[in-house]
RNA sequence: GCCGGAGUGGGGGAACGGCAGACCCGGGGGACUUAAAAUCCCCUGCUCGCAAGGGCGUGCGGGUUCGAAUCCCGCCUCCGGCACCA
Numbered sequence: 001g002c003c004g005g006a007g008u009g010g011g012g013g014a015a016c017g018g019c020a021g022a023c024c025c026g027g028g029g030g031a032c033u034u035a036a037a038a039u040c041c042c043c044u045g046c047u048c049g050c051a052a053g054g055g056c057g058u059g060c061g062g063g064u065u066c067g068a069a070u071c072c073c074g075c076c077u078c079c080g081g082c083a084c085c086a
Stems, first nucleotide, its partner, number of pairs: 001082007010025003018066001026044006045056004059075005
């Protein structure tokens, strides 16, 4: 250099172009208990808001589309293969 694969919350990971983060772990709060463990319930991406609710978010920048994690182009990082190696 060429070809292929991957990149999503704190972690593992899900999602056929149609509510992103299901589910599990971890974390926070509560119930139960004399107390704890176990169990059960609620919450848990970022941000604005007292709240109701709003805005943003799938490596980065563009594009297509009514609509993109998903398709297209360029780039970055990692993994594998090939080529080069005086």
Molecule: transfer RNA
Organism: Bacillota bacterium